[in-house]
Molecule: Bacterial RNase P class A
Organism: Candidatus Firestoneibacteriota bacterium
RNA sequence: CAGAUAGGACGGCUGGCUGCUUCUGCCGCAAGGCAGGGGAGGAAAGUCCGAACUCCGCAAGGCCAGGAUGCCUCGUAACGCGAGGGGGCUUCGGGGGAAACUCCGGGGCAACGGAAAGUGCAGCAGAAAACAAACCGCCCGCCGGCGGGCAACUGCCGGCAGGUAAGGGUGAAACGGCGGUGUAAGAGACCACCGCCCGCCUGGCAACAGGCGGGGCAAGGCAAACCCCAUCCGGAGCAAGACCAAAUAGGAGGGCGCUAAAGCAGGCCUGCUUUGCCCUCGGGUAGGUCGCAUUAAGCGCGGGGCGACCCGCGCUAACAGAGAAAUAGCCGGCUAAAACAGAAUUCGGCUUACGGUCCUGUCUGUGCA
Numbered sequence: 001c002a003g004a005u006a007g008g009a010c011g012g013c014u015g016g017c018u019g020c021u022u023c024u025g026c027c028g029c030a031a032g033g034c035a036g037g038g039g040a041g042g043a044a045a046g047u048c049c050g051a052a053c054u055c056c057g058c059a060a061g062g063c064c065a066g067g068a069u070g071c072c073u074c075g076u077a078a079c080g081c082g083a084g085g086g087g088g089c090u091u092c093g094g095g096g097g098a099a100a101c102u103c104c105g106g107g108g109c110a111a112c113g114g115a116a117a118g119u120g121c122a123g124c125a126g127a128a129a130a131c132a133a134a135c136c137g138c139c140c141g142c143c144g145g146c147g148g149g150c151a152a153c154u155g156c157c158g159g160c161a162g163g164u165a166a167g168g169g170u171g172a173a174a175c176g177g178c179g180g181u182g183u184a185a186g187a188g189a190c191c192a193c194c195g196c197c198c199g200c201c202u203g204g205c206a207a208c209a210g211g212c213g214g215g216g217c218a219a220g221g222c223a224a225a226c227c228c229c230a231u232c233c234g235g236a237g238c239a240a241g242a243c244c245a246a247a248u249a250g251g252a253g254g255g256c257g258c259u260a261a262a263g264c265a266g267g268c269c270u271g272c273u274u275u276g277c278c279c280u281c282g283g284g285u286a287g288g289u290c291g292c293a294u295u296a297a298g299c300g301c302g303g304g305g306c307g308a309c310c311c312g313c314g315c316u317a318a319c320a321g322a323g324a325a326a327u328a329g330c331c332g333g334c335u336a337a338a339a340c341a342g343a344a345u346u347c348g349g350c351u352u353a354c355g356g357u358c359c360u361g362u363c364u365g366u367g368c369a
Stems, first nucleotide, its partner, number of pairs: 001365010012334007020039008041340001045351002048349005053237004066233005071085005086112001088109009113228002118226002120222002135168002137164003141160008176194002179191003195217001196215008241290004251281006260275006295317001297316008
């Protein structure tokens, strides 16, 4: 310097003209006018988690059902988020070893509690796939046939009945590995080493690591199958909800009228109810106000921490928040101005989308010294 990769920052600037919206001030009876200030994002998005706030309500305990989370520690208001760590798998390079396996360094991956409680599942291939299994091979015995040998015995072929998980073959996986001993052949049957399990000790807050001792090995895989264990979880959402409150209609109470009509009780007088008018009250709707922009806030400095983050001090605050909803358009300059995308109660995260520019780290290549 170039490329790859990981992380972070920015997310057009500027001049003129014309507009939109909101707030404040002034003018105006009002409609409105004038002046000044503010006016989208890093994701405003998906609405996937966690909260604030509000209402319903009492969700304290036990049981049942459902959902979420799932190595450890820390951070946080909280989280399924973040930081640091642990072990695992995988890949590359190097070392040890006959091998199995193991050590060191770099990169990558992930829902990483439990498969020695139960149930269940496993295509194809393969003889056999989970209280194992005998296809080939290996080995013992018996029988038959053909041979060899004086004989003891023995070679080949076929059949029958067994033993064997060392070897071959299949598979993602074949019931610890590997080398010996042993054996008819074999086998943790026995032994060394490696792996595994259990116990103790040491280090670490812990996950876990190391050491020592014991055990012949039991407990194959899948829990992103049911399930088991541990922890957590009431519901609805700003169209939440609070306040003010018309006209019309309807409701409740009181008064007037007792005249007219209807109904009921009654033989009639009469009484009661409804229809009418007036007054009062309360609820709902339209409409209005709030919720609603001061916050788990931002910025700066100092300090602590590996880090997420925390602590202290100072400064800032009118800085979008309204109505189905403004934040725009044109021209010029910057070589080109072009990406994804538009607030609707708010905040912390996650995820997804994104033209281009800049910064930092790592790796690789190349050039120069």